[in-house]
């Protein structure tokens, strides 16, 4: 000094002018306060609404997957086990089950889950052409030899991405877990360990590989989304707009009634009704205005709440390795509905980069600028 | 702001994990006196990045890009 790893922190301050958003009040030329670590992608997980649903369970759908653990909850985070990479510091890991069945392994290759193309094997076993011998009643028999077939093997070849656990020796006719040593694996047992697991011993048990192929096991999950979703109403059609509201008491009738109907009294309330037409008054009608009553209200986009006290941030303590948890104190920190959060200068300085809320939060993943620290490694010097 | 989709040649597209069909358009070329029609021939980083697999256009994750719906009734 290079290269590499692994954490962690900042994202400006200050001052001037100009210009937005929201609040607050003394309404002005005021005072206050105003984006993130990812506000992003919407990938996961909640909360909060509305819908289904009595409660539960199955079933189809769909996620999840080594152990423990944290957390509101997770597919997230911690701490381990195993495996895989790297000289190491470290780092990665959707890691159940292929010994429950299905399916798939194109091209090669003999054979893709069983087989047998070249090969090896012959005094293991079977048949047997030919050939030497020997024997005969000449039909044949008996013994070697022994091509060749049936057979035996799964060492060697060959294809392939995978080939019937590997390596060495004994064995064999040749081979082969047949046997033996060692390593791999699978099972069982005992021993540590909460557990994944490790370790040790015993059995040759030696069964292809895909489950991010269908599928077995186990666990979780009702569906939409803040344009959810509630109030409110300018509009819209529609009834009403008064010869009778309301209450109380006696009679009656309804088969009973505290419930209904009718006859009478008393007590109370009534000019939200107005103007026009037919018709010159009254009644009726019928049109406009207007009031009341329950109804819609939906867009070329009206107000309001949902919307800012919440799994909230700080700090400081105790546990706990760790994620986290608990207990004390402090403290309020955008809030828009065409959508504010900016610009321009001067000092400090590294202030540059990705980048803009839009119901909330927790996580993940991408994007992206300085900085510090701790540790491998290599190489010089001393 | 939420929710959903799809990307394969210059253009329409088809594709059970095992050699990317096929049409139509451009080029070459045969035929022909030249042309048309007809026939041959050619033209893929399957939007990219990594993962699983012996092997990915296809299966799993991320990122880019493009479109589509949202309120009532039906």
């Nucleotide at each position: 000094u290079g290269a590499g790893u692994a954490a962690g922190c900042c994202a400006g301050g200050c001052a001037a002018u100009c210009g937005c958003g929201u609040g607050c009040u003394u309404u002005a030329u005021g005072c206050a306060u105003g984006a993130g670590g990812a506000a992003a992608g919407u990938c996961c997980g909640g909360g909060c609404u509305c819908c289904g649903c009595a409660g539960g369970g199955c079933a189809a759908g769909g996620g999840c997957g080594c152990c423990g653990g944290a957390u509101a909850a997770c597919g997230u985070c911690c701490g381990g086990u195993g495996a895989a990479g790297g000289u190491g510091a470290c780092u990665u890991u959707a890691a159940g089950g292929a010994a429950a069945g299905u399916g798939c392994a194109a091209c090669a290759g003999a054979a893709a889950c069983a087989c047998a193309c070249c090969g090896c094997c012959g005094u293991a076993a079977u048949g047997g052409a030919a050939c030497g011998c020997g024997c005969u009643a000449u039909g044949g028999c008996g013994c070697g030899u022994g091509a060749c077939a049936u057979g035996g093997u799964a060492a060697g070849g060959u294809u392939g991405a995978a080939a019937u656990g590997g390596u060495g020796a004994g064995g064999u006719a040749a081979g082969a877990g047949c046997u033996c040593a060692c390593c791999g694996g699978c099972g069982g047992c005992a021993u540590g360990g909460u557990a994944a697991c490790a370790u040790g011993c015993c059995g040759g048990c030696c069964g292809u590989g895909u489950a991010a192929a269908c599928c077995c096991c186990g666990c979780c999950c009702g569906g939409a989304g803040c344009a959810a979703g509630g109030c409110c109403a300018a509009g819209c059609a529609g009834g009403g707009u008064a010869u009778u509201u309301u209450u109380c008491c006696g009679g009656u009738g309804g088969u009973u009634u505290u419930c209904c109907g009718c006859c009478g009294g008393a007590a109370u309330g009534u000019c939200a009704a107005g103007u026009g037409g037919c018709u010159g008054c009254c009644c009726g009608u019928c049109a406009c205005u207007g009031c009341c009553c329950g109804g819609u209200a939906g867009g070329u986009a009206g107000g309001c709440c949902g919307c800012a006290u919440g799994a909230g941030c700080c700090u400081g303590u105790u546990g706990g390795c760790g994620a986290c948890a608990g207990c004390a104190g402090g403290u309020c920190u955008a809030g828009a509905u065409a959508g504010a959060u900016g610009a321009u200068u001067g000092c400090u300085u590294a202030a540059u980069a990705c980048a803009g809320a839009a119901c909330c939060c927790g996580g993940c993943u991408u994007a992206u600028g300085g900085c510090u620290u701790g540790c491998u490694c290599a190489u010089u010097u001393u | 702001g939420g929710c959903g989709c799809c990307a394969u040649a210059g253009c329409c597209a088809a594709g059970u994990g095992g050699u990317a069909a096929g049409g139509c358009a451009g080029a070459g070329g045969u035929c022909u006196g030249c042309a048309a029609a007809a026939c041959c021939u050619u033209u893929a980083u399957c939007c990219c990045c990594g993962g699983u697999c012996c092997g990915a256009g296809u299966c799993c994750g991320g990122g880019u890009g493009g479109c589509g719906c949202c309120u009532c009734c039906a």

The prediction has a mean pLDDT of 75. Predicted 3D model of RNase P RNA and transfer RNA as a complex of 456 nucleotides. It holds a member of the Rfam family "Bacterial RNase P class A". Rfam classes the family as a ribozyme.